Model confidence (mean pLDDT): 81 of 100. This is a predicted structure of a 595-nucleotide part of an RNA (large-subunit ribosomal RNA, domain I) from an Armatimonadota bacterium. The organism belongs to Armatimonadota, within Bacteria. The full RNA is in RNAcentral, with records from ENA.
Context: one part of a larger RNA
RNA sequence: GGCACACGGUGGAUGCCUAGGCACUGGGGGCCGAUGAAGGGCGUGGCCAGCAACGAUAGCGCCCCGGGGAGGUGCAAGCAACCUUUGAUCCGGGGAUUCCCGAAUGGGGCAACCCGGCGCUCGUCAUGGAGCGUCACCGGCGGGUGAAUCCAUAGCCCGUCCGGGGGGCACCCGGCGAAGUGAACCAUCUCAGUAGCCGGAGGAGAAGAAAGCAACCGCGAUUCCCUGAGUAGCGGCGAGCGAAAGGGGAACAGCCCAAACCGCAUGGGUGUUAAAGCCUGGGGGCGUUGCCCAUGCGGGGUAGUGGGAGCGGCCAGGAAGGGCCUCAGACCUUCCGGGGAGUUACAAAGCAUCGCCCUAGCCGAAGAUGUCUGGAAAGUCGCGCCAUAGAGGGUGAUAGCCCCGUAGGCGAAAGGGCAGAUGCCUCCCGGCCGUUAUCCCAAGUAGCACGGGGUACGAGAUGCCCUGUGCGAAUCCGGGAGGACCACCUCCUAAGGCUAAAUACCCCCAGUGACCGAUAGUGGACCAGUACCGAGAGGGAAAGGUGAAAAGAACCCCGGAAGGGGAGUGAAAUAGAACCUGAAACCGUGUGCCU
Numbered sequence: 001g002g003c004a005c006a007c008g009g010u011g012g013a014u015g016c017c018u019a020g021g022c023a024c025u026g027g028g029g030g031c032c033g034a035u036g037a038a039g040g041g042c043g044u045g046g047c048c049a050g051c052a053a054c055g056a057u058a059g060c061g062c063c064c065c066g067g068g069g070a071g072g073u074g075c076a077a078g079c080a081a082c083c084u085u086u087g088a089u090c091c092g093g094g095g096a097u098u099c100c101c102g103a104a105u106g107g108g109g110c111a112a113c114c115c116g117g118c119g120c121u122c123g124u125c126a127u128g129g130a131g132c133g134u135c136a137c138c139g140g141c142g143g144g145u146g147a148a149u150c151c152a153u154a155g156c157c158c159g160u161c162c163g164g165g166g167g168g169c170a171c172c173c174g175g176c177g178a179a180g181u182g183a184a185c186c187a188u189c190u191c192a193g194u195a196g197c198c199g200g201a202g203g204a205g206a207a208g209a210a211a212g213c214a215a216c217c218g219c220g221a222u223u224c225c226c227u228g229a230g231u232a233g234c235g236g237c238g239a240g241c242g243a244a245a246g247g248g249g250a251a252c253a254g255c256c257c258a259a260a261c262c263g264c265a266u267g268g269g270u271g272u273u274a275a276a277g278c279c280u281g282g283g284g285g286c287g288u289u290g291c292c293c294a295u296g297c298g299g300g301g302u303a304g305u306g307g308g309a310g311c312g313g314c315c316a317g318g319a320a321g322g323g324c325c326u327c328a329g330a331c332c333u334u335c336c337g338g339g340g341a342g343u344u345a346c347a348a349a350g351c352a353u354c355g356c357c358c359u360a361g362c363c364g365a366a367g368a369u370g371u372c373u374g375g376a377a378a379g380u381c382g383c384g385c386c387a388u389a390g391a392g393g394g395u396g397a398u399a400g401c402c403c404c405g406u407a408g409g410c411g412a413a414a415g416g417g418c419a420g421a422u423g424c425c426u427c428c429c430g431g432c433c434g435u436u437a438u439c440c441c442a443a444g445u446a447g448c449a450c451g452g453g454g455u456a457c458g459a460g461a462u463g464c465c466c467u468g469u470g471c472g473a474a475u476c477c478g479g480g481a482g483g484a485c486c487a488c489c490u491c492c493u494a495a496g497g498c499u500a501a502a503u504a505c506c507c508c509c510a511g512u513g514a515c516c517g518a519u520a521g522u523g524g525a526c527c528a529g530u531a532c533c534g535a536g537a538g539g540g541a542a543a544g545g546u547g548a549a550a551a552g553a554a555c556c557c558c559g560g561a562a563g564g565g566g567a568g569u570g571a572a573a574u575a576g577a578a579c580c581u582g583a584a585a586c587c588g589u590g591u592g593c594c595u
Stems, first nucleotide, its partner, number of pairs: 001594009015580001016545002020516002022513009031167002039101003042055003046079002050075002062095006071083003106115003116135007137164003140160006171202001172200005182189001186236001212219002223250005233241002254498003261299010276289001277286002279329006304476001306441004310435006317336006338429005350424005355418005361410003367383001369382002372379001384401002386390001392404003447471009457483001478493005532539002552579001555566004
C1' cells in the first nucleotide's frame, strides 16, 4: 500500500408521513373607485426584530345587534400587569375611527415630502404657529356677460349632493397589427388576424327577431355543444387552409321607433275679391281666422298569408263634462263597471307581508366493559349495545359505541339575494270586413364602376357582406336574394333601435381522484415572487419531519468556549434539538491475509 471482515465518522439517498399543491364534478357569488379604490409608505405592544392585525379612538382595538358559554390578552414560549357568568376571548351582521402616498384632485414634487389661499376656531402682547372645513381638470344641465360683426356666435365667468377620471388575474367586443417559423431555398402563401399596443363594456360581453336558409319539400331570432367532416371546397392545386345547410341536443321571447294622417305650440311666408275656416245639418255669432313651410311636443303606426294612413260599411256597457250659442247626431275627455298586462327588452318608480337562500350556529344513538401483551390498547380472547349514524379525522398502536363528527333534524336581531307568491301600485283596452283609385313605408342609401377588406374561397366563372373614390334610383305595378349572367320559379322586405336564458372566465363552499408526496406536486408545504442577480424591462432559488408528552437533560466532572463524560427523563437518547429512518461515494479505527 492492497484486499476482506467488524465497528465508527461523514453524507442525506430510501422508506414512511403531510401542513401544500394538481385535476375534475356539483352548488353559490361576481365588479371596486372623488363618501378617495386597487396597491403601498410610515406608525400602533409593558418588555416586540419579523409576520399577521389595526390606524393618532392604532397589537384582532371602539359602539350596537345576534351566536356562543369558560376561559382569555395572535403566530409565540416567558416575565409583568390585567380582562371575564354584570357573559370576556372567539364567530357573524351593521356602524364609528381610518396618519401619509397613490386617479390624487389647492400649488409643487425626486410617490409616501415641500409650500399656500379662503372661512371658522384655538394660541401669542404681537408676528411666527395649531385644528377643522374648503380650493384640480373635463363633460352635461342652468344662468350671466359678450368680440371681430347689426342680430348672433366664439370666448369668459358663476351655480350644480349631475356625471367622468383610476383599478380589475382571466373571460368579452372593437381599432391598429408583426416576426422567428413552415414551405427542407424563397417572393404569393403560412405562422395569424396569433403575439403585442390602444380603446371600451360588465358580471358577463358579443349576437339577436330574416332584404335569412332551403329547393319546387319545407324551416322560422340569436348563442352554445355533438354531428355533418378533415366532407364540399380553397391552395406557387405546394406547404397547407378548411366551411355551410341539414340532423341531434342546451336554452327559449319577443318588442319599440321613423314616415303617412290628426291635434297643439312657436317662428317664417302669403293673404281684403270677407271667400275657402270655426265637427255635421237649420238659425245666429266670430274671423288675420285660414293656407303653405320649418321645428318641437302629443296622438296614430310598425308589416311580408305585405302593413299602415285615409275612405266606405257593419257591430258595440253606464254616467258626467267639453267645443262660439241653441236642438239632434257623431266625436273627444274623465269616472264607474268589465277585461288584460307589468319592473331583464316591450312605459316606469317602487312599498309591504309571506316564503326560500347566503352571511354565525344548535341538537344528534350506542362499552369510563372484563382479560392478555405492551411505555401506551383503539390490538388479542370474551361478553354486550346503537344504527335513517359501519363517511372521515383525532385520541400514546388498528375505536360504529372516548373526542370532533356522520345519518337525520333545527336556527337569524342585522345585512344581502330571488327571473318566488300575494296585496298595494302602475300601465293598456273598441272590434271586424272591403278598398279599383289616393298617401306613407328609413337617401348621397340601394344600385353601378374602380380600389381594398371580410367570408374556408389566394381574381378565379366569383356571388354575398363591409366600404375609400365617382356616378346615383324607386315606395309595393316598389325593392333585395337564391354563388357570374338571363328567364321562369321560390324566399325575404335593407339603408333606425332594444332584448333575458342556454355560453366564457375568476373567486368561494362542498365533494371526488388507477393525481403528486418534498429533485415530486404550484416558482413557492418553510415569513416566496422572498433572498439573490440585473441600470432596467426582467430573471429568480434553496430550505419539511425530536418525542405520545418537553418529560428539551437539575446536579457533578474536563474545557476559555465549542464540545464531551457521568447523573437524570423517556418505551427508545446511535430519538439530544446539526434531533424519524439513515443507502452510496468519501474518511477512519481494529483484526486477518498478501506485498